[in-house]
Molecule: SAM riboswitch aptamer (S box leader)
Organism: Niallia endozanthoxylica
RNA sequence: UUUCUAUCAAGAGAGGUGGAGGGACUGGCCUUAUGAAACCUCGGCAACAUGAUUGUGCCAAUUCCAGCAAGCGUAGCUUGAGAGAUAGAAA
Numbered sequence: 001u002u003u004c005u006a007u008c009a010a011g012a013g014a015g016g017u018g019g020a021g022g023g024a025c026u027g028g029c030c031u032u033a034u035g036a037a038a039c040c041u042c043g044g045c046a047a048c049a050u051g052a053u054u055g056u057g058c059c060a061a062u063u064c065c066a067g068c069a070a071g072c073g074u075a076g077c078u079u080g081a082g083a084g085a086u087a088g089a090a091a
Base pairs, nucleotide, nucleotide: 001091002090003089004088005087006086007085008084013042014041015040016039017038021031022030023029025067026066027065028064043059044058045057047056048055049054063083068080069079070078071077072076
């Protein structure tokens, strides 16, 4: 990197450095100098693997919402798919 399987409506942040972006992509919307990303320290949440130690993941908003298709009571709603993320297995 690819394939397969499972899950994605719940849950869980403080401090330091840093100094303008961040929320995968596109559009919307939101967030951010009352300090973004990133890094460090300590802490927390929940699930998968493991006999256990432990490893991985996560800690604004449903995967923030939509994107494609179908249905309906059609400025919308519902369901499913796709895309994405994470874990495990295989190549």